Large-subunit ribosomal RNA, domain I from a Candidatus Altarchaeia archaeon, 507 nucleotides, folded computationally.
Lineage of the source: Archaea > Nanobdellati > Candidatus Altarchaeota > Candidatus Altarchaeia.
Rfam family: Archaeal large subunit ribosomal RNA. The family has 91 seed sequences and 2,955 matches in Rfam 15.1. Rfam links the family to the GO terms ribosome and structural constituent of ribosome. Clan: LSU clan.
RNAcentral holds the full RNA, with entries from ENA.
Context: one part of a larger RNA
RNA sequence: CCAUGCAGAGGAUGGUUUGGUUUGGUCGAUGAUGAAGGACGUGGCAAGCUGCGAUAAGCUUCGGUGAGGCGCAUGCAGCCUUUGAGCCGGAGAUGUCCUAAUUACUCCGUAAGGAGAAAGAACGCGGGGAAGGGAAACAUCUCAGUACCUGCAGGAAAAGAAACCAACCGGGAUUCGGUUAGUACAGGCGAUAGAAAGCCGAAGAGGGCAAACUGAACGCGUAUCCGAAAGGGUCCGUGGAUGUGGUGCGGCUCUAGUUUAAAGCCUUCUCCAUCUAAGACGAAUUUCCCUGGAAAGGGAAGCUUUAGAGGGUGACAGCCCCGUAGUUAUGUGAUGGAAUGGUCUAUAGAGUUCCAGAGUAGUGAGCAUUGGAUAUUGCUCAUGAAGGAUGGGGGCAUUAACCUCAAACCCUAAAUACGUACCAAGACCGAUAGCGCAAUAGUACCGUGAGGGAAAACUGCAAAGCACCCCUAACGGGGUGUGAAAAGUGCCUGAAACUGCAUGGUG
Numbered sequence: 001c002c003a004u005g006c007a008g009a010g011g012a013u014g015g016u017u018u019g020g021u022u023u024g025g026u027c028g029a030u031g032a033u034g035a036a037g038g039a040c041g042u043g044g045c046a047a048g049c050u051g052c053g054a055u056a057a058g059c060u061u062c063g064g065u066g067a068g069g070c071g072c073a074u075g076c077a078g079c080c081u082u083u084g085a086g087c088c089g090g091a092g093a094u095g096u097c098c099u100a101a102u103u104a105c106u107c108c109g110u111a112a113g114g115a116g117a118a119a120g121a122a123c124g125c126g127g128g129g130a131a132g133g134g135a136a137a138c139a140u141c142u143c144a145g146u147a148c149c150u151g152c153a154g155g156a157a158a159a160g161a162a163a164c165c166a167a168c169c170g171g172g173a174u175u176c177g178g179u180u181a182g183u184a185c186a187g188g189c190g191a192u193a194g195a196a197a198g199c200c201g202a203a204g205a206g207g208g209c210a211a212a213c214u215g216a217a218c219g220c221g222u223a224u225c226c227g228a229a230a231g232g233g234u235c236c237g238u239g240g241a242u243g244u245g246g247u248g249c250g251g252c253u254c255u256a257g258u259u260u261a262a263a264g265c266c267u268u269c270u271c272c273a274u275c276u277a278a279g280a281c282g283a284a285u286u287u288c289c290c291u292g293g294a295a296a297g298g299g300a301a302g303c304u305u306u307a308g309a310g311g312g313u314g315a316c317a318g319c320c321c322c323g324u325a326g327u328u329a330u331g332u333g334a335u336g337g338a339a340u341g342g343u344c345u346a347u348a349g350a351g352u353u354c355c356a357g358a359g360u361a362g363u364g365a366g367c368a369u370u371g372g373a374u375a376u377u378g379c380u381c382a383u384g385a386a387g388g389a390u391g392g393g394g395g396c397a398u399u400a401a402c403c404u405c406a407a408a409c410c411c412u413a414a415a416u417a418c419g420u421a422c423c424a425a426g427a428c429c430g431a432u433a434g435c436g437c438a439a440u441a442g443u444a445c446c447g448u449g450a451g452g453g454a455a456a457a458c459u460g461c462a463a464a465g466c467a468c469c470c471c472u473a474a475c476g477g478g479g480u481g482u483g484a485a486a487a488g489u490g491c492c493u494g495a496a497a498c499u500g501c502a503u504g505g506u507g
Base pairs, nucleotide, nucleotide: 001505002504003503004502005501006500007499008498014492015458016457019429020428021426022425023424024423025422026421027419028418030118037098038097039096040053041052042051044076045075048072049071059092060091061090062089063088064087065086068080069079070078105116106115107114108113123154124152125151126150127149128148133142134141138188164171165170175202176201177200178199179198186192206411207410208409209357213246214245217244218239219238220237221236223234224233225232226231251354255348256347264343265342266341270338271337272336273335274334275333279328280327281326285301286317287300288299289298290297302319303318304308310322311321312320362383363382364381365380366379367378368377390406391405392404393403394402445452446451465491468479469478470477471476
């Protein structure tokens, strides 16, 4: 040095899964009645996590369950419990200190009084708004109205009932998907960017002001009466002519005429249905023999199935346990319907220059934005109409015709987006994988800080976790014992590198 054997070291591999991940469904509830998030406490012994709050691993009550219980957490001590504990569900009480943190501030209201503030993973709508990179350099351009900052809101948001499209045929609010189409169009016509109508689907819903006319016919608050409530009556106060209420199917006015209805809307005393909490019931072998530490395995004989999904049990169980199919329960509420009571009130024709949103439409210049090119949309400055015999649009301007619509006020479900959370499932991963985290994980640790950010799962059916003896100062070792097996506590399996010893070979 090589080989083999034995032993060590090490923790790969195999098996396992408490966790993750994706998809689908449900749901989308917070907060001055003090949230979210923290600090500090709280246990007989108590450092961490969890729970809770000086009533402090808990208090009260109602319901469920039914023999054990005093969290993770297996110890000592001591308690509770069939007079029903513990545990599970509903409701309530308590709830230190910081924190929007507020005896304040802002807004509304005559006042009494009321509201706002802050939080929330992503999703939404506004206000601001980059750069790396690409263009093979770079400046217009692109990346991109992206990232990021910021305001506001909801369970969705936004948009929305044509001053829209279309093309001489017609459609009929919005949103989302497919197609149209990488087309039209834009572009140092470079790099690149990039629609719409139409068609096919998902969904489907329409309403209200202002004005004309009317002219207080109206609203709000305290008190009180009737009522289940909705609603109605009365008194007082107050708002309101700077216009409350009615009308506002395109109106309005006038005329004619029917019925005081129906429909709609509101109303939980009462009734019904569905859904909704813990839960409850729920079939059929633990029969014989064999192997074994153990039977669910093998052999024999049976049973059940609207249940032969799945999991557990000392190896592989339809019939052992939990469950499963199916059936069922009330509490709390939700939705829908019925009933009761209330509220509200239509049509037709004719006529009519009564009305129909102004610093608006439009125009000029500039800027931003857009595929929008002369022809997107918006902003700034300037200018600035008409009055239905009117006005806007129809992809260059203008004129006429034709078609189409009615801006300058407001509301509106569904189809759509997302996942903090809950439930279910998977041709997903199986501990260097899968979330960064299967564990006291955003922990330990690092950094002044913003911030960065791990490692770490497995004895056994059962602790039966090695009594007792010998050696030792002790650690430990040797016997004996437990167990199917030492699997002997960083303990399943236990690869390789690496180390030691022995034997053999070679030099």